Glycine riboswitch aptamer from a Pseudomonadota bacterium, 97 nucleotides, folded computationally. Taxonomically the source falls in Pseudomonadota (Bacteria, Pseudomonadati). The coordinates come from a structure-prediction model, not an experiment, and the mean pLDDT is 76. The sequence was found by an Rfam model in a public genome assembly. Rfam family: Glycine riboswitch aptamer. About the family: This family represents the bacterial glycine riboswitch.
Parts: sequence; C1' cells; structure tokens
RNA sequence: CCGACUCUCGCGGGAGAGAUCGGGGCGCUUCGGCGGCCUCGGAGCCGAAGGCGCAACCGCCCCGGAAACGCUCAGGCAAAAGGACCGCGACGGGCUG
Repeated sequence: CCGACUCUCGCGGGAGAGAUCGGGGCGCUUCGGCGGCCUCGGAGCCGAAGGCGCAACCGCCCCGGAAACGCUCAGGCAAAAGGACCGCGACGGGCUG
C1' cells in the first nucleotide's frame, strides 16, 4: 500500500399481527362524548430486537456448533418509533493474509 473478516458510527431499504374488549385515574369537551395519555385485567394474534431448543447438517464418537427452522419467556399487533437482515460510506477501531 492492497485485500478478506469483524466491530462501531452515518445514510438508504426493510415484513407480520386488533387504531381489540372491559375497569380505574387523568386530560379534553360543542356536555353528546373521545381511534387522547397512564394503569389493571380478559380473550385473540404476530416473529425479524433479545432469549431458549435441535431432527437433518457440520464435527470421527461422547460432547459440542448453528439458521431466515421451532417455541413465544421477552417484545410487538393504525401512523410514528423500533426492527433481524441487505446495500453504500468513514480521514474510524480490531484482527488476518
């Protein structure tokens, strides 16, 4: 100096499922009420933060590893936000050839 991998940051893309029902408090109100906020509970649903599991697969066996698969603890079910993952960039960090 160049390249691979990885982390961080920035930008762009990025799915699914109820704007569910009831109680309480607050707020607003044209006093009829309210897709309002917080909270408690009920039944329903989703998988792509995180978490857990492993038949095939990798590994010679035990043991172990692991997904976009499975579970749904957590999280989520208008918009916004979040979002696995993907692309680009950094004068950034690490590691390696």